[in-house]
RNA sequence: UGAGCAGGCCGAACGGCCGCGGCCGCCGGGGGACAGCCUUCGGCGGCUGAGGAAAGUCCGAGCUCCGCAGGGCGGGAUAGCGGCUAACGGCCGCCGAGGGUGACCUUAGGGAAAGUGCAACAGAGAUAUACCGCCGCCGUGAGGCGGUAAGGGUGGAAAGGCGAGGUAAGAGCUCACCGGCGCGCGGGAGACCGCGCGGCCCUGUAAACCCUAUCCGGAGCAACACCAAAGAAAGCGAUACGCUUGCCCGGCGUGCUUUGAAAGGUGGCUGGAGCCGGGGAGCAAUCCCCGGCCUAGAUAGAUGGUCGUUCAAGACAGAACUCGGCUUACAGACCUGGUCGCACC
RNA sequence: CGGGGUGUGGCGAAGUUUGGUAUCGCGCAUGGUUCGGGUCCAUGAGGCCUCGGGUUCGAAUCCCGACACUCCGACCA
Numbered sequence: 001u002g003a004g005c006a007g008g009c010c011g012a013a014c015g016g017c018c019g020c021g022g023c024c025g026c027c028g029g030g031g032g033a034c035a036g037c038c039u040u041c042g043g044c045g046g047c048u049g050a051g052g053a054a055a056g057u058c059c060g061a062g063c064u065c066c067g068c069a070g071g072g073c074g075g076g077a078u079a080g081c082g083g084c085u086a087a088c089g090g091c092c093g094c095c096g097a098g099g100g101u102g103a104c105c106u107u108a109g110g111g112a113a114a115g116u117g118c119a120a121c122a123g124a125g126a127u128a129u130a131c132c133g134c135c136g137c138c139g140u141g142a143g144g145c146g147g148u149a150a151g152g153g154u155g156g157a158a159a160g161g162c163g164a165g166g167u168a169a170g171a172g173c174u175c176a177c178c179g180g181c182g183c184g185c186g187g188g189a190g191a192c193c194g195c196g197c198g199g200c201c202c203u204g205u206a207a208a209c210c211c212u213a214u215c216c217g218g219a220g221c222a223a224c225a226c227c228a229a230a231g232a233a234a235g236c237g238a239u240a241c242g243c244u245u246g247c248c249c250g251g252c253g254u255g256c257u258u259u260g261a262a263a264g265g266u267g268g269c270u271g272g273a274g275c276c277g278g279g280g281a282g283c284a285a286u287c288c289c290c291g292g293c294c295u296a297g298a299u300a301g302a303u304g305g306u307c308g309u310u311c312a313a314g315a316c317a318g319a320a321c322u323c324g325g326c327u328u329a330c331a332g333a334c335c336u337g338g339u340c341g342c343a344c345c
Numbered sequence: 346c347g348g349g350g351u352g353u354g355g356c357g358a359a360g361u362u363u364g365g366u367a368u369c370g371c372g373c374a375u376g377g378u379u380c381g382g383g384u385c386c387a388u389g390a391g392g393c394c395u396c397g398g399g400u401u402c403g404a405a406u407c408c409c410g411a412c413a414c415u416c417c418g419a420c421c422a
Stems, first nucleotide, its partner, number of pairs: 001341003005337004010332001012310007020049013051316001055327002058325005063220004070249004075216005080094005095109001096107004110211002115209002117205003131152002133148006160178002163175003179201002181198007224267004233258004240254005259422002274293008311314001346418007355371004365402001373389005395411005
C1' cells in the first nucleotide's frame, strides 16, 4: 500500500420557538349534605418520555386461570462431547466432516451391521443380475452349456480403490499401500485420537416409516379479578354440550345459538433472572463481591413540527403484561485484533 | 394484541398424505359447421407451482426462513 477475515460499538449532534403522553407540587372552578377527605376540569412550574431490532411470533420462562392436570394408545420436540443458564431448539469451548493459500467459515453431526418401504427414466441387472466382451467344453455351422464383474455400455449409485502376483479367463484368491468395519492396547473428563491384529468388505435414503436416548398437561393479559350500566326474551339440548392438546376410559362443570344492552371504569402494568462503574474467578459463555442509579406505561393510543449551525446529509423502522434467546430488515460512521500479496528498509 | 388457515397458466380448483412426465373446467387463439353470430366439433398456446435457502440422484410435495392474503377470539344477560 492493495485485498480479505473476525469481533465490538454507534446509528445524527447542539440550541431557539410551538405542541403532546405520564408523574409530582402549587393556585383556581365544579360535584359528592363537607375550608382540611375523595373526584373532575383548567392554569402555572418541575421531572420524565421507543429500538437494536420495539418486527416475525420461531423457541424457552415468569405470571394468571382451567377438579393442581389420573390411566392407556397415539402425537410433538431435540440429537457429537463437555460446560453455562431460571430455562431453552440458545450461548461458550472442544471433537469429527467439508471449504479456503491463509486469517477463518459452514455443519438438522445418533442408528442403514434390527426390520419394512422407495430408487422414476436409462440399463441385461437396483440388492440382485451375464447384454456385449473374455475363457473352457460340445457342435461342420448357426449356436448351446458352464466359468468370470478385470474391460465396454447405462445410471446419482453396479459386490471397497489401486498396483503386483496368480489363473484357462478371472476374482481379497494371495500380498503391499489407502479407505471402512470389528477386536485389543495406550492417551484423554469425554466426543475422539494414535498404534497393532483380523480379508471381515456390508449400495443410497431416517428433513420415508421406524429404532434408541432425553423432555413435554392445556390455554393465554382480548389470560384473569373486581365495579358500574342495560337487558332479563326465543330456540336447541341431558343418550346433549363444554373443559381436561387427538382417541378411549375416568373426572369435573352446565351450557350453546339467535337476539338485545353497553361499547364503560379499576386492578393486572412495570423495581426487574434490571442498568451503570470498579475489582476478582474462568480460554470463554458465565458467575461472585463492592458502590451508585430508577430509565415510557398509553387505551384511538404521547415521544412530534419548524428555524439556525455542524457533519458522514440521516437507513431499517415505532412500545401495548414482562424477561432470556433466535430469525429477518437496515444508509452509513468509528474502534480493536489476526491473515495473504506487492514494494522498500 | 393473541391464535389458526391458504398461496398451482388470465379465473376457479385437483395433485402435497405415499417425492419421479404438472392435470381438469371456464376463458384465449386458429380452423370447420352457418348467410352471419351463438352452440357444437377439432387443433393449439399459455406455468421458475408466492419468494430465498437446504435434504435428496431427483422437490409443487419433505425441512428452515421470508412475503402476501384471509379467518377466529374481548365484557354482561
This is a predicted complex of two RNAs, RNase P RNA and transfer RNA, with 422 nucleotides together.
It holds a member of the Rfam family "Bacterial RNase P class A".
Its mean pLDDT, the model's own confidence on a scale to 100, is 78.